[in-house]
Context: one part of a larger RNA
Formats: sequence, structure tokens, C1' cells
RNA sequence: GAUGAACGCUAGCGGCAGGCCUAAUACAUGCAAGUCGAGGGGCAUAUUGGUUUUCGGACCGGUAGAGACCGGCGCACGGGUGCGUAACACGUAUGCAACUUACCUAUAUCUGGGGCAUAGCCCGAAGAAAUUCGGAUUAAUUCCCCAUAAUGUAUGACAAUCGCAUGAUUGAUAUACUAAAGCUCCGGCGGAUAUAGAUGGGCAUACGGCCCAUUAGCUAGUUGGUGAGGUAAUGGCUCACCAAGGCCACGAUGGGUAGGGGUUCUGAGAGGAUGAUCCCCCACACUGGUACUGAGACACGGACCAGACUCCUACGGGAGGCAGCAGUAGGGAAUAUUGGUCAAUGGACGCAAGUCUGAACCAGCCAUGCCGCGUGCAGGAAGAAUGCCCUAUGGGUUGUAAACUGCUUUUGUACGGGAAGAAACAUUCGUUCGUGAGCGAACUUGACAGUACCGUAAGAAUAAGGACCGGCUAACUCCGUGCCAGCAGCCGCGGUAAUACGGAGGGUCCAAGCGUUGUCC
Repeated sequence: GAUGAACGCUAGCGGCAGGCCUAAUACAUGCAAGUCGAGGGGCAUAUUGGUUUUCGGACCGGUAGAGACCGGCGCACGGGUGCGUAACACGUAUGCAACUUACCUAUAUCUGGGGCAUAGCCCGAAGAAAUUCGGAUUAAUUCCCCAUAAUGUAUGACAAUCGCAUGAUUGAUAUACUAAAGCUCCGGCGGAUAUAGAUGGGCAUACGGCCCAUUAGCUAGUUGGUGAGGUAAUGGCUCACCAAGGCCACGAUGGGUAGGGGUUCUGAGAGGAUGAUCCCCCACACUGGUACUGAGACACGGACCAGACUCCUACGGGAGGCAGCAGUAGGGAAUAUUGGUCAAUGGACGCAAGUCUGAACCAGCCAUGCCGCGUGCAGGAAGAAUGCCCUAUGGGUUGUAAACUGCUUUUGUACGGGAAGAAACAUUCGUUCGUGAGCGAACUUGACAGUACCGUAAGAAUAAGGACCGGCUAACUCCGUGCCAGCAGCCGCGGUAAUACGGAGGGUCCAAGCGUUGUCC
């Protein structure tokens, strides 16, 4: 000098930031991922019109339409944590002639015909529950079949050009295979295939960054080859066979520690230390394992299995996972509210209106830090009184300090006014224009918040402490104590005149803080 700090004393306000560093310990409760009726079958309920009536109702329509179900997209983002990891995990730089990419953009061509089911609804059954089973029946942008089809895929053969070895690109060529879905307010919204782009990802390589040699040898899928399997793709990634290799004193192997980087702190720099907040990457989601779905996961709030733990049970069987936001217990020197809103920004879905969003934006708590402001200003000597000190009829100091006079009102209090953040989307109108939008106008939308800010009023009114004073180190005297009580960062003080202990007066340094402790330079 710095700090995610803690502790002691003290404390007026604001702005901006930060806030479990320990137990990746266990978790009550609420919320944190839904959405689409312009894909589908349908419908509780409300309301309304008509017919009929035995006044209970029944039937035929209209409008709005909950909950659940099938289907689509999303749930792989966003948010958390740092356990593991010394590794192509990360960083920098390359490569993929060995790959993939939903939604988005551009271009091209299509979107024909048919069928079987199954949720839901209805009927019935089992169970304490979780839930499950049987029967009948039904729809779709669900599923299946047929047609059509190449610049796609597979196989075969040809030519040109090129390269980086396997080869790549382009052109013409033969055979085989492979697709689609409708809805509509008629404006649109979609679907299939192919190519290109954009974005995201996967893989490979060189180099770089911890400690221990009181760790010296390590290795059998091990190293390479052939073939096969597997993958989006290369590869011992896996397997069969063959060979005997591969790494190592330029530190292999083993052990310890640790997420990495941009950064941050310090320092003139070199360097040393660091990895909280914010950003990028990685890993993880009670512990271990496994795959399914999907463009993408081996998936925090999905599934299955095993385990530990907790809970429910009618004892037969079931349920759960806060390292999301709050919050609780525990641990600890120590770290906050079971708050508000989707107004803005962003995300998911939707044509849209909109719905959801503990992301986010705000508010609450904490001097935890940084920055700013205030606690008055000017005059005022009888140098008042008290206190303290002395060489003591007196002097010094506290000290312009107070009193007293005048002024101001930041701040606080009271009252009044009162934002920006809002641009839009949608709707209506106009216009450019020509089928797809642009532009302009009107209208609408604020959690924060009656907040910030502004004005008026009275009144010095509401606001100072902490540590230190032997040297280092700015600041000195008296009293008490008497190697006691105590102090202390180092040197060292204290045994009767202690500027070093305790108190007082005075002073010094910082100041809403001041000291102490821990840690780094």
C1' cells in the first nucleotide's frame, strides 16, 4: 500500500459497489419452464334465444370457455457451485482433403393418393395411497403404406484441372434407394428435399503456465500394423490376428496441491502474490453407473439400476434430492429479505393479443469498502470563571476557546410541486409503394415512487469520536504505584523523584470513523 475480512470503542447523511472465504453438510415452506385453440378430438361451467312441459325438467341452437388429454416447439438457454481435474482442462496459434449444426437468411424444386391405431370421453375392475389394468369407441401438423424425385444417398466406370500423402473440385454417365401436413378471419401461417450462408459445437496439432528425486524406472490395448465393428467424424475408441514396440534425467511413473484465463494487489521495473465481484472456457448437480428422447444431453428442478439418508404406509408397497431465489438447522471470528414488478433489457412459446420468466430491473438489511457532504461562519480580551502547572502577594496554559453581537441554513424538520427512464407492439388514420414492407400522426403502457429533484418556512437549530505522546515516530507535565500492579511491534520500561505502568491536564495524528488481529506485496 491492499483486503469478499473479523474483533473492540464510536456513529449524522447520501451516491456507487460488495456481502457463507468454513460443512460439494442436512433441508420445513413458497416460488424458480413453460407455451400454442391459427395442429386435434372434445368439454366442466356461465350466459342467452326458441320449442315443449306432469313446472322437476327434456330437446334444438348462439356466445364465452376452465381443468385434463393427444400433437408441436422449448425444457441442452438462462441461474448456481468449484467437488473432481496437473488434463489438449485452460490460454495463444493453426488445421479438419476426417465432421455436425434445430430455430434464422438466400436460392431451386415440390406439397398427389390411401390406411392402421391410440390418448381423451364412456363402461367396468384392483389398491390405504402412489398408481395401474380390462372392454368399447374416436381425431390430428401422431404413426404407417403407395406414387413422384435429384444437385441427395449407395455402387460402378470416364474426362479435365489441382493439391498436402490418403486424395479434392468440376463436368458428363449407368443402376438402385429415399419425401411432404395441413390450418385459415383468404390477408396469411406452415410442410418436404437439396445447395449455400450465418451461428453454435466436435476432433486434431505446436507452444505456454504448481511442488516433491527423502518418488527412477514405467507400460500389455501397452506401441505400431492389417481387417472388422462403432461414431456426425479421425483414432486401440472397441474387437480378432500379426509384430515388439512406446515413455524417461530436456524428469517418465508415483505422491501432494489446485478449476484455467482475461484479471486483481504490490512494485520504478523485473518480479512476487492472487483468481471474490464482472466476462470467456471447463467440470459437477445426494453418491456411483447406464442409456433413452432429441439438431443438440449421457440431461440441476427428465428416466432406469444400485447405495446412503429422510418421509408416508392399512406393512402389501410408495415418495424425495435448494452447488436456482428467499428461508431453516448445523459449522464458524464471520457474510443479508421466506420483499415488489415483468415498467425496461433479455429469453421460451404464440400470426398476434398475450402467458410464463427468483434471468433481469428494483426495493429491504450491514460504515464491508470507495467517493462526496455536514456537525456552522464572521466579529469578540475584562485575555472572565473552573480545571491544570510553576521559581506561587504573582505568572503561564486551556484560549478567540466560551459568554456576548451579527450572519447563513448545506443537512434535518414541516408544507407544496414533481420527473427522465417509454421506444414501441397492437389498433385507427395518412402516405411511399406494390403484395411484401417502410415512413409519419394519434392513442396506450412505470415495479422503482409521490422516489430523485425543485420551491417555501422557522431556527445554530438535529450531528465527534478513536488511537497515540521513551527512541524508531508527530506529540510532556503532575499525581498514584514501587521489579508490585502492569506495558510491549523491536529495543526495552517498572526495585520511591517513571515524559514507557494507572489517572488527570495539555498536546499530536486521523476523522464518521479510529485502532487491533489475520493474509499478500

Model confidence (mean pLDDT): 85 of 100. This is a predicted structure of a 521-nucleotide part of an RNA (small-subunit ribosomal RNA, 5' domain) from an uncultured Sphingobacteriia bacterium. Rfam family: Bacterial small subunit ribosomal RNA. Gene Ontology terms of the family: ribosome and structural constituent of ribosome.